[in-house]
RNA sequence: UUUUUACGGAGAGUUUGAUUCUGGCUCAGAACGAACGCUGGCGGCGUGUUUAAGACAUGCAAGUCGCACGGGGAACUCAUGAAGCUUGCUUUGAGGGUUUCUAGUGGCGCACGGGUGAGUAACACGUGAGUUACAUGCCCUGCAGUGGGGAAUAGCCCGCCGAAAGGCGGAUUAAUACCCCAUGGUCCCGCGAGGGUAAAGGUGGCCUUGUGCUGCCGCUGCAGGAUUGGCUCGCGUCCUAUCAGUUUGUUGGUGAGGUAACGGCUCACCAAGACGACGACGGGUAGCUGGUCUGAGAGGACGAUCAGUCACACUGGAACUGAGACACGGUCCAGACACCUACGGGUGGCAGCAGUCGAGAAUAAUUCACAAUGGACGAAAGUCUGAUGGUGCAACGCCGCGUGGAGGAUGACGGUCUUCGGAUUGUAAACUCCUGUCAUCGGGGAGUAAGACCUGGCGGUUAACAGCCGACAGGGUUGAUAGUACCCGAAGAGGAAGGGACGGCUAACUUCGUGCCAGCAGCCGCGGUAAUACGAAGGUCCCGAGCGUUGUUCGGAAUCACUGGGCGUAAAGGGAGCGUAGGCGGUUUGGUAAGUCAGAUGUGAAAUCCCGGGGCUCAACCCCGGAACUGCAUUUGAUACUGCCGGACUUGAGUAAUGGAGGGGUAGCUGGAAUUCUCGGUGUAGCAGUGAAAUGCGUGGAUAUCGAGAGGAACACUCGUGGCGAAGGCGAGCUACUGGACAUUUACUGACGCUGAGGCUCGAAGGCCAGGGUAGCGAAAGGGAUUAGAUACCCCUGUAGUCCUGGCAGUAAACGGUGUGCGCUUGGUGUGAGGGGUUUCGACCCCCCUUGUGCCGGAGCUAACGCGUUAAGCGCACCGCCUGGGAAGUACGGUCGCAAGACUAAAACUCAAAGAAAUUGACGGGGACCCGCACAAGCGGUGGAGUAUGUGGCUUAAUUCGAUGCAACGCGAAGAACCUUACCAGGGCUUGACAUGCAUUGCUAAUUCCGUGAAAGCGGAUGAGUCUUCGGACACCUUGCACAGGUGCUGCAUGGCCGUCGUCAGCUCGUGUCGUGAGAUGUUGGGUUAAGUCCCGCAACGAGCGCAACCCCUGUGAUUAGUUGCCAGCACGUUAAGGUGGGGACUCUAAUCAGACUGCCCAGAUCAACUGGGAGGAAGGUGGGGAUGACGUCAGGUCAGUAUGGCCCUUACGCCCUGGGCUGCACACGUACUACAAUGCCCAGCACAAUUGGAACCGAUACCGCGAGGUGGAGGAAAUCCGUAAAGCUGGGCCCAGUUCGGAUUGGAGGCUGCAACUCGCCUCCAUGAAGCCGGAAUCGCUAGUAAUGGCACAUCAGCUACGGUGCCGUGAAUACGUUCCCGGGUCUUGUACACACCGCCCGUCACAUCAUGGAAGCCGGUAGCACCCGAAGUAU
Repeated sequence: UUUUUACGGAGAGUUUGAUUCUGGCUCAGAACGAACGCUGGCGGCGUGUUUAAGACAUGCAAGUCGCACGGGGAACUCAUGAAGCUUGCUUUGAGGGUUUCUAGUGGCGCACGGGUGAGUAACACGUGAGUUACAUGCCCUGCAGUGGGGAAUAGCCCGCCGAAAGGCGGAUUAAUACCCCAUGGUCCCGCGAGGGUAAAGGUGGCCUUGUGCUGCCGCUGCAGGAUUGGCUCGCGUCCUAUCAGUUUGUUGGUGAGGUAACGGCUCACCAAGACGACGACGGGUAGCUGGUCUGAGAGGACGAUCAGUCACACUGGAACUGAGACACGGUCCAGACACCUACGGGUGGCAGCAGUCGAGAAUAAUUCACAAUGGACGAAAGUCUGAUGGUGCAACGCCGCGUGGAGGAUGACGGUCUUCGGAUUGUAAACUCCUGUCAUCGGGGAGUAAGACCUGGCGGUUAACAGCCGACAGGGUUGAUAGUACCCGAAGAGGAAGGGACGGCUAACUUCGUGCCAGCAGCCGCGGUAAUACGAAGGUCCCGAGCGUUGUUCGGAAUCACUGGGCGUAAAGGGAGCGUAGGCGGUUUGGUAAGUCAGAUGUGAAAUCCCGGGGCUCAACCCCGGAACUGCAUUUGAUACUGCCGGACUUGAGUAAUGGAGGGGUAGCUGGAAUUCUCGGUGUAGCAGUGAAAUGCGUGGAUAUCGAGAGGAACACUCGUGGCGAAGGCGAGCUACUGGACAUUUACUGACGCUGAGGCUCGAAGGCCAGGGUAGCGAAAGGGAUUAGAUACCCCUGUAGUCCUGGCAGUAAACGGUGUGCGCUUGGUGUGAGGGGUUUCGACCCCCCUUGUGCCGGAGCUAACGCGUUAAGCGCACCGCCUGGGAAGUACGGUCGCAAGACUAAAACUCAAAGAAAUUGACGGGGACCCGCACAAGCGGUGGAGUAUGUGGCUUAAUUCGAUGCAACGCGAAGAACCUUACCAGGGCUUGACAUGCAUUGCUAAUUCCGUGAAAGCGGAUGAGUCUUCGGACACCUUGCACAGGUGCUGCAUGGCCGUCGUCAGCUCGUGUCGUGAGAUGUUGGGUUAAGUCCCGCAACGAGCGCAACCCCUGUGAUUAGUUGCCAGCACGUUAAGGUGGGGACUCUAAUCAGACUGCCCAGAUCAACUGGGAGGAAGGUGGGGAUGACGUCAGGUCAGUAUGGCCCUUACGCCCUGGGCUGCACACGUACUACAAUGCCCAGCACAAUUGGAACCGAUACCGCGAGGUGGAGGAAAUCCGUAAAGCUGGGCCCAGUUCGGAUUGGAGGCUGCAACUCGCCUCCAUGAAGCCGGAAUCGCUAGUAAUGGCACAUCAGCUACGGUGCCGUGAAUACGUUCCCGGGUCUUGUACACACCGCCCGUCACAUCAUGGAAGCCGGUAGCACCCGAAGUAU
């Protein structure tokens, strides 16, 4: 480098208006001895009380050997005795033999197997060593031996006690039971001589019957082996320091005892040791391991089944027997519990297999068999074996199979949705053709079996053909599972599908119901009438005999970070230094080989995991082989690095010399200014203090001022991001003592260094103790103010304290919020200290080096802000600290302290966040700039009165509804007596007052009339319309069905329209650029404007909606036109009058133009925008007014104007009618009118408008009436007719008063409209003549033809409550210094813990409820320590 193989790490939601980060919480995965819910066809292989080591009925789980022994029983047989008689049979007795059963003695076993995990933190376990410090029954090998004798005792028999269990006494008996003697190679004692020390027989065979030979099984001693154990040691093995000291047989020695064996294992004596921050001792928890689960791995959690090992066997103690036990189904004692009992006394131990109760969310049959494997005994047959092999139950787990396959469109029915067209369920079904797994039925039918036994011959042993051993052949047998697996056949799609989810994470959506209810929820969060989030349905998605939920573990979590994190501001650097242990350590050389690296050997049990192969039809499962087991030990090498031992070096570090700088420290001495006080002088009424005051001081002489004195504290100016110190900190001067840093010189030492857990020392202010001191200041306290209050801020006093000496305390935002040390890495510019160079007479300036201290900034780093040779950059060494917020730096415990308190330091519970930096807004009793009738300057009002009108409230049968700060309240309403009308009462109608369609009637449409009635309505009588192509159509009526209708609800489901900020100057976009990003830039800045208007500049360049302009009215002129308007000149004419002829000049009318643009001049300015002044002009800098309202805000207003989704009513929430109400009145508010008067009122006379309206209308002259009005009807669909302008002016009256002001209220008489003026209209006349004499706090409008004031017209309308609204014209002001303040707005900037955006957010107490935790007089229980008492069994003596 190429090829191949194997293995191999995914994230998401949630803090915000949005963003980046930090950080927690949550989810997706896998697993389980599981449980619960719904569901459930079959098979294979596994697994199954995790809780109460709680208690247990019943059965079984350890026996076996007659070839150790004496008895006993039974059967058969042999010979024999007796009795009976049927004389060859029956019964019976003693004896021999064979076979068999057996209680007891004896042997072996019962210490294995099986169960459980309480205890145990330990040599218990794992791993590796050691045992010259040991044992080992049965088994194997070798050697030697097995001689002689004796005394008992069970059983059996007799007697006694007891309910029983059982016990006692007497007599008698055997052995492979027990004892003695002999022998002695072994062992023991002893220096030696020497002494002591064992045994058991049984059963076969042969014949030569013996002291015979021989086989097998035993027995004894010794040696060896194998196996299995005991003991010892290295290493490993949980949490806790809020457990820091523990220990007296404790540590060691000597000597004994004891044990299989070493040993304080035990004892006597001696010594005073032993263990411990590398965690002793104590507390908590726990059997350990192979392994299991998870994970990419490193790790983390766990220790079911299987395997190894330990511990335990009702609880505690103890020994006995034995090769082995201090013994699960043995013994003794004590205790608890349970059972039996004649009450005297006894018995028991399922953590063996089943099973029961209990506990619990929860875990199985009182099954079959010893056929196999294994175990005990036996010579063997064999017996025993809940070990084991099987079956059963449970979807508890893993694996496999099935519930059918193919075709099939009118895309059926049904369901669901629907925009009503259709879509979807859906090839799904039906239907047609197939198949036959599983289940069902019938038939056949295994393997697991090898052996043992018998027979036969062969080989070995032997004298031997017995016998025994071994291999071989033959024989008849041995199966729980099970008539199961498997095979064959039959029939028929026939018997076999559910669970969860569907807002995001996370695959999958609609309808209905519900209406912050019911409910859901793992996190975020859904639900308050249109819920993909609740419940149901349809549909869809996922998995499938299962699916979900819950619990637990690992993962994700790099969220304890070894792999693999951090500490300026997010959690986190110790307040600082010195220094112990420890960790780390410069250059060179030699040695060593501990670490390190390599090889070899032993071990790392099996199973498991992985790979390869094989067997069950596959798989799960099982079998075989390999690899692996990353470890430990021994050994042989290597020597770069580290360590250790030795030699050398100088650069790290230090010493010495010289020098200057410094508020470094300690002690002493000295000084002046100022405050206060005292005394004296002068002097008089105030001083002091504050936002303003008061308390306070002062005529007893203050303050002020002069002089003298006392005393304490602090050291102005110099003073500087200047100096020194480790930090805290240090500032008058001088002296003494003293620490450190720096520079220069290079001489000396030769790694002597860095860091530093504990420890020690220092450590601001305040505080404490003792003693001094005390001028000023000044907690506490007192008083005065402020305030709703004011335990504060302000003022007057004032004690501790502040000061000194000695001690304690030990904390701070002890901060650079940045631990210490060393090295490396571009720069610029100040400043403190020292030195050098050049130069000079000497300096300064200038340049360089070192060391301190600042600013700016590059790379790099950072989430950003920022840091940047003084690092937060790049590295090394060491220490400290962090792990979500709150609870909490708190409680408890401990240590320290006189106390205050400090240090150390949790948990329950609770939340889904808490937080950092930066962004855009909004806000600020932040800043800068600017604007507005915003204030100010003015004029006139409102608030007081009466009335009108609207609203609230009250009332009511109803007083219909809506509008509610500005931006509701003379608003919707440009007209409520009926109507309107929506409300109330009563009377009525039900396809309806109105629309469309279908069907139906045709004695009925229209009209007229009658009855009843308040009317509507009801009942009745009369009665045939329009068009026609003559077919019919239309209209109308009756009845019925669809439907109409609703001012019923929701303006928070909506459209449309409107209000408001605001006619404020803003609001955005494209591209580019900057930023990780939200975003920024543009739009900011300098000017200017009414204006984001314009100019200049600029990483921006352009653009859009707004501004302005374009439109209308008005102000000047021109032209054209000249009636209904006008009348200068001409003519005629009237009481008067453009009345007439005529005229277009003028006014006017209404169309087109002109004009104004900072165009011109001066000044200022960047010679830009523009601003100030001027000329001309009717008008001058937008001429005045109107229309015009950006992006958006207020869930602003309106479902009652109309429209409209959804919901609701349907003989009524619809419709009609009569009457009433909307007009109701203790009261409160808003908006107006009229006034209070002399700038006025009254009377008389006189003058001048504009807008506009008129036919069911305006209505003249004239007449009547005081008047409203009436009669009447000329003229007028209008520049033609109708309509008085008023204030004003002139003249007269009133004379300051409740009036000749004011007109409410009331009485009477009238008029008008209308079907009708009672509730409830307007107007007129006469009479009446209320309050009110200019309005508190407060508050509104207006900047010029404006305010103020005067009248006129119109809409609505029969009439009118209009004093309202919309317009018109007349008369016609004052004031603006100015932007500090109030209100609103705009731009920039700043802070922010706000974003529903300050009407925000948020803190604490209290009240109530709930939860958790703590305290509480005490009481109860447990554990441990110390002291003492009683004391069973047992062992030793």

Predicted 3D model of a 1437-nucleotide RNA (small-subunit ribosomal RNA) from Verrucomicrobiaceae bacterium E54. It was read from a public genome assembly. The coordinates come from a structure-prediction model, not an experiment, and the mean pLDDT is 84.